[in-house]
RNA sequence: GUCAGAGUAGAAAAUGUGCGUUAAGUGCUGUUGGAUGGGAGGUUGCCAGCAGACGAAGCCCCGAAAGGGGUGCGGUACAUUUUCGCAUCCGCUGCC
Numbered sequence: 001g002u003c004a005g006a007g008u009a010g011a012a013a014a015u016g017u018g019c020g021u022u023a024a025g026u027g028c029u030g031u032u033g034g035a036u037g038g039g040a041g042g043u044u045g046c047c048a049g050c051a052g053a054c055g056a057a058g059c060c061c062c063g064a065a066a067g068g069g070g071u072g073c074g075g076u077a078c079a080u081u082u083u084c085g086c087a088u089c090c091g092c093u094g095c096c
Stems, first nucleotide, its partner, number of pairs: 001096001003094003010084009019074003028052007038090003058071005
């Protein structure tokens, strides 16, 4: 030097365990801040705070009650597995 490859934030699916169903959460808008392959650099994307608008699917069984159980629902949370996953420059691994 050539060629090939690995790894971030995170995404999807499956499984499991929860939470809500007395509406939190999710999603949307604005704003502020933060993290983001080993380094540089930064955006799509991600996270958090604040403000705003919108908005829902319950039903059945047991019980005197408190409560418990079952089955659904929610663009629900977390964990595990699988698949995918940073343009550019440098670095790393393998080969020649």
A computed fold for a 96-nucleotide RNA, annotated as THF (Tetrahydrofolate) riboswitch aptamer. Of the family's consensus pairs, 91% are formed in the model. Model confidence (mean pLDDT): 80 of 100.